Predicted 3D model of a 73-nucleotide RNA (transfer RNA) from Candidatus Daviesbacteria bacterium RIFCSPHIGHO2_01_FULL_41_45.
[in-house]
């Protein structure tokens, strides 16, 4: 240079056109314990990397840019 593949909650990932986006971990409140823990209950945390497009509808098809990661001379 060229080709591919990846970006979604603090971390891991799911979700592949239809309802204001879900799980695990991990913090957080409670219970629990002499005290920590386990182990239970609860709530919280995102507008889906950034911009355009197609659609009646876009995390999600399409182009562009940024990041990241492999391939290849």
């Nucleotide at each position: 240079g060229c080709c591919c593949c990846c970006a979604u909650a603090g971390c891991u990932c799911a979700g592949u056109g239809g309802a204001u986006a879900g799980a695990g971990c991990a913090g957080a409140u409670c219970g629990g314990u002499u005290c920590u823990a386990a182990c239970g209950a609860u709530a919280a945390g995102g507008c889906c990397g950034g911009g355009g497009g197609u659609u009646c509808g876009a995390a999600u098809c399409c182009c562009u840019c940024u990041g990241g990661g492999g391939g290849u001379a």
Notes
It was read from a public genome assembly. The coordinates come from a structure-prediction model, not an experiment, and the mean pLDDT is 82. It matches the Rfam family "tRNA". The family's RNA type in Rfam is transfer RNA.